[in-house]
RNA sequence: GGGGGUGUAGUUCAGUGGUAGAAUAAAGGUCUCCAAAACCUCAGAUGAGAGUUCGAUUCUUUCCACCCCCGCCA
Numbered sequence: 001g002g003g004g005g006u007g008u009a010g011u012u013c014a015g016u017g018g019u020a021g022a023a024u025a026a027a028g029g030u031c032u033c034c035a036a037a038a039c040c041u042c043a044g045a046u047g048a049g050a051g052u053u054c055g056a057u058u059c060u061u062u063c064c065a066c067c068c069c070c071g072c073c074a
Base pairs, nucleotide, nucleotide: 001070002069003068004067005066006065007064010024011023012022013021018054027041028040029039030038047063048062049061050060051059
């Protein structure tokens, strides 16, 4: 330099155009002599921009970060 992939909650992952979810962690509560476990409740996120569209996490495109492959130099 060329090609490909990934980016969503603190973490691990879903979500193929129409109200963003789960598990787990955090916080509060029930229970308990206390704690753990269990159960209940609660808050929390689409990497940044532009475009298409009535409507974008989703489609197109630029950039950013990370990963893989190829090439060049040493």

Transfer RNA from a Clostridiales bacterium, 74 nucleotides, folded computationally. The sequence is in RNAcentral, with records from ENA.